[in-house]
Context: one part of a larger RNA
RNA sequence: UGACGGGGGCCCGCACAAGCGGUGGAGCAUGUGGUUUAAUUCGAUGCUACGCGAAGAACCUUACCUGGGCUUGACAUCCCCGGAACCCCUUCGAAAGUUGGGGGUGCCUUCGGGAACCGGGAGACAGGUUGUGCAUGGCUGUCGUCAGCUCGUGUCGUGAGAUGUUGGAUUAAGUUCCGCAACGAGCGCAACCCUUACGUUUAGUUGCCAGCAUUAAGUUGGGGACUCUAGGCGGACUGCCAGUGUAUAACUGGAGGAAGGUGGGGACGACGUCAAGUCAGCAUGCCCCUUAUGCCCAGGGCUACACACGUGCUACAAUGGCCGGUACAACGGGUUGCCACACAGCAAUGUGGAGCUAAUCCCUUAAAACCGGCCUCAGUUCGGAUUGGAGGCUGCAACUCGCCUCCAUGAAGUCGGAAUCGCUAGUAAACGUGGAUCAGAAUGCCGCGUUGAAUACGUUCCCGGGCCUUGUACA
Numbered sequence: 001u002g003a004c005g006g007g008g009g010c011c012c013g014c015a016c017a018a019g020c021g022g023u024g025g026a027g028c029a030u031g032u033g034g035u036u037u038a039a040u041u042c043g044a045u046g047c048u049a050c051g052c053g054a055a056g057a058a059c060c061u062u063a064c065c066u067g068g069g070c071u072u073g074a075c076a077u078c079c080c081c082g083g084a085a086c087c088c089c090u091u092c093g094a095a096a097g098u099u100g101g102g103g104g105u106g107c108c109u110u111c112g113g114g115a116a117c118c119g120g121g122a123g124a125c126a127g128g129u130u131g132u133g134c135a136u137g138g139c140u141g142u143c144g145u146c147a148g149c150u151c152g153u154g155u156c157g158u159g160a161g162a163u164g165u166u167g168g169a170u171u172a173a174g175u176u177c178c179g180c181a182a183c184g185a186g187c188g189c190a191a192c193c194c195u196u197a198c199g200u201u202u203a204g205u206u207g208c209c210a211g212c213a214u215u216a217a218g219u220u221g222g223g224g225a226c227u228c229u230a231g232g233c234g235g236a237c238u239g240c241c242a243g244u245g246u247a248u249a250a251c252u253g254g255a256g257g258a259a260g261g262u263g264g265g266g267a268c269g270a271c272g273u274c275a276a277g278u279c280a281g282c283a284u285g286c287c288c289c290u291u292a293u294g295c296c297c298a299g300g301g302c303u304a305c306a307c308a309c310g311u312g313c314u315a316c317a318a319u320g321g322c323c324g325g326u327a328c329a330a331c332g333g334g335u336u337g338c339c340a341c342a343c344a345g346c347a348a349u350g351u352g353g354a355g356c357u358a359a360u361c362c363c364u365u366a367a368a369a370c371c372g373g374c375c376u377c378a379g380u381u382c383g384g385a386u387u388g389g390a391g392g393c394u395g396c397a398a399c400u401c402g403c404c405u406c407c408a409u410g411a412a413g414u415c416g417g418a419a420u421c422g423c424u425a426g427u428a429a430a431c432g433u434g435g436a437u438c439a440g441a442a443u444g445c446c447g448c449g450u451u452g453a454a455u456a457c458g459u460u461c462c463c464g465g466g467c468c469u470u471g472u473a474c475a
Base pairs, nucleotide, nucleotide: 001475002474003472004471005470007469008468009467010466011465012464013463015459016458019423020422021421022420023419026314027313028312029311030310031309032308033307034305035304042053043052064300065299066298067297068296069295070294073125077124078123079121080120081119082118083117086103087102088101089100092097107114108113127289128288131286132285136283137282138278139277140276141274143272148187149186150185151184152183153182154163155162156161167178168177169176193266194265195264196263198234199233200232201231202230203229204228208223209222212221213220237260240254241253242252243251244250316416320375321374322373323372324371325370332363333362334361337356338355341352342351343350344349382413387408388407389406390405391404392403393402429451430450431449432448433447434446435445
């Protein structure tokens, strides 16, 4: 100087408390451990691994296994020989590959040849998701959006170092003010950026419709007022008032205001810590393989199942279930696409088929809610697992191993032990909805709106953190 203390003081955080809803019990989905297996590819492992890499494993992907094959190679550059490329038929084969036959003669040219492509050959070399994240770059997680981490000069100290950065106030903040052997500065904080909330202006098509016509319908004429869209600008700064405070920083209350003291949300992550994670995203040193640890192909596996754990979905019901009626969104996506409408089918879907490269057309009827009816506390008109049957869709192909529909079946489950998680407001909870990936395949992920709470006395205690101080046999 740090680190640590079941030392002290001060202060924060859904840290506790106060509340609301969960997990832990059930069934299923998914990931992991374990076990099994020819293989169940590899990585991630307290917080910070476990719906994680994977925004989507039937083949492919694919790195694994079994079998069949190749050896200048699936891919790059260079040299030689032949042939344009390419197309069709054919033998063997599961395919990779392979046998034989036929068609075809292009482009540039100094007429030697050349360019692209295909086949054969020699070797330099290719190739490696082989190893090492404890050789690395880059990127990322975490402490933590915590308020800290440092430097120059000066001063003090033999020196390590100290001071500044401590102190008194204050703040979300090393934020600001005051004081002070310090005076300044840098990286962080904040602001600048995006979004949301209000107004104004410009612009009215594909959007809108107050008044005037018109229609089944903003449908058409028309209109720019309104909604909305998307560019500019304004607006909030403790600016104003009162009180508290030290005359300050600031705090408390108030006015005005759409918004008030950082308005809400996001992006943004200091010096560093964990030899944290990643050699399998990429790059890369070294080591290793070179008729194989490389490459091609078929099939299988990654989907196994006594069991254990994590994360979720659906429930156990009456604040509910079912049936009928009926209302109101937002974000997005669409031409290899979204698909209105009509018809067929109980349905999944199919057959026709209009519009739309989209503020125009479509996805797109939002659902919970509300109105009416039935059920009356039961393993039920709760719950839907499992299984049988019949179909549909995608795709070369749904056996291993997809999704959807209908009929039948109707399991566990009556609110969950010890323990444990999230959340402070348009939040939790509940409800539906869009998208990425994607041929097909979400209960996951990333968004969107609708309905919309309860509670916070307080900081003694648990956990994590900041500042000062104290002890130390630790570095």

A computed fold for a 475-nucleotide part of an RNA from a metagenome, annotated as small-subunit ribosomal RNA, 3' major domain.
The prediction has a mean pLDDT of 86.
It matches the Rfam family "Bacterial small subunit ribosomal RNA".